The part of an RNA shown here (large-subunit ribosomal RNA, domain VI) has 266 nucleotides and comes from Bdellovibrionaceae bacterium UBA1609. The sequence was found in a public genome assembly. The source organism's lineage runs through Bacteria, Pseudomonadati, Bdellovibrionota, Bdellovibrionales and Pseudobdellovibrionaceae. Its mean pLDDT, the model's own confidence on a scale to 100, is 88.

[in-house]
Context: one part of a larger RNA
RNA sequence: CGUAGGAAAAUUGAGAGGAGCUGUCCUUAGUACGAGAGGACCGGGAUGGACAAACCUCUGGUGUUCCAGUUGUCGUGCCAACGGCAUUGCUGGGUAGCUAUGUUUGGAACUGAUAACCGCUGAAAGCAUCUAAGCGGGAAGCAGACCUCAAGAUAAGUUUUCCCUGAUCUUCGGAUCCUAAAGACUCCUUGUAGACUACGAGGUUGAUAGGCAGGAGGUGUAAGUGUGGCAACACAUUCAGCUGACCUGUACUAAUAGUCGUGAGG
Numbered sequence: 001c002g003u004a005g006g007a008a009a010a011u012u013g014a015g016a017g018g019a020g021c022u023g024u025c026c027u028u029a030g031u032a033c034g035a036g037a038g039g040a041c042c043g044g045g046a047u048g049g050a051c052a053a054a055c056c057u058c059u060g061g062u063g064u065u066c067c068a069g070u071u072g073u074c075g076u077g078c079c080a081a082c083g084g085c086a087u088u089g090c091u092g093g094g095u096a097g098c099u100a101u102g103u104u105u106g107g108a109a110c111u112g113a114u115a116a117c118c119g120c121u122g123a124a125a126g127c128a129u130c131u132a133a134g135c136g137g138g139a140a141g142c143a144g145a146c147c148u149c150a151a152g153a154u155a156a157g158u159u160u161u162c163c164c165u166g167a168u169c170u171u172c173g174g175a176u177c178c179u180a181a182a183g184a185c186u187c188c189u190u191g192u193a194g195a196c197u198a199c200g201a202g203g204u205u206g207a208u209a210g211g212c213a214g215g216a217g218g219u220g221u222a223a224g225u226g227u228g229g230c231a232a233c234a235c236a237u238u239c240a241g242c243u244g245a246c247c248u249g250u251a252c253u254a255a256u257a258g259u260c261g262u263g264a265g266g
Stems, first nucleotide, its partner, number of pairs: 001152001005163007015149004021049007033038001051106005059100004066093005071086006110144003117137004164265001166177004178263001183260004187203005208254003211250005217243003224237005
């Protein structure tokens, strides 16, 4: 820009893409078959490999924004307590998120038309012949079925809902006044989204982010004080103290303010 008014949703599916793999064991059955040795088709069940997708409950990893221990040195006047630097100084753990080696799921079943091939009926050609007319069966393959996208599918589809129903003049080109919808956007707070954009949640009729409160989870018992010990230190107060991303709540802070889009539609 188009899809002949403007919007918001929900859809149909022309078309396109993806997937499509396979082993072993049990049973049928030591049956059919076979002198024996051996040993099935068909059917039913179980469990794997590789591959793929999703996810983080579990098992782990990471987690330089969480907690603790600890060495050297410098600083806060000193003690104590802390802070800086040394690869995050080193070490032990670890929430969210992200992850695989973790978890779950998938290939299927079924239908249609067929290939090679196997047939029925059957003439040409009194026989024979699956073929000439006609009618069946038949593959991991083909078309559906399963998953994803999809109306710029210009043949531009469909459905539902919402919105706009002025006046005067005119040289019929338009001008002036009135009106400004539904909805959308800019902007702002942002994350389940993200390179940017887009997408999603919100913008006071508000829980969108921060803060605050409570909780979960993590760490592992803070500081101060008291008691014991010559002291190092131990114990008590204390399952303490601290705590990022998680959950619930709460307007304390920040979401200010504007623009576009018209008047019933060749």